[in-house]
RNA sequence: CUGUAGCUCAACGGUAGAGCAUUUGCCUUACAAGCAAGUGGUUGUAGGUUCGAUUCCUAUCGG
Numbered sequence: 001c002u003g004u005a006g007c008u009c010a011a012c013g014g015u016a017g018a019g020c021a022u023u024u025g026c027c028u029u030a031c032a033a034g035c036a037a038g039u040g041g042u043u044g045u046a047g048g049u050u051c052g053a054u055u056c057c058u059a060u061c062g063g
Stems, first nucleotide, its partner, number of pairs: 001063003006020004014051001022038005044060005
């Protein structure tokens, strides 16, 4: 310095999103591509501050 979806990454303290992947449907003789709609998160762990924490503070674990 870093840890957030299966992977790569976002998110000025106010309902955690995108791309890829995946599932279903459409399209096709079939496959691929394309189009549409979904699924998927105890934000490494444990505390603290706060009406409210991914965000601020402390400790701890991994890299």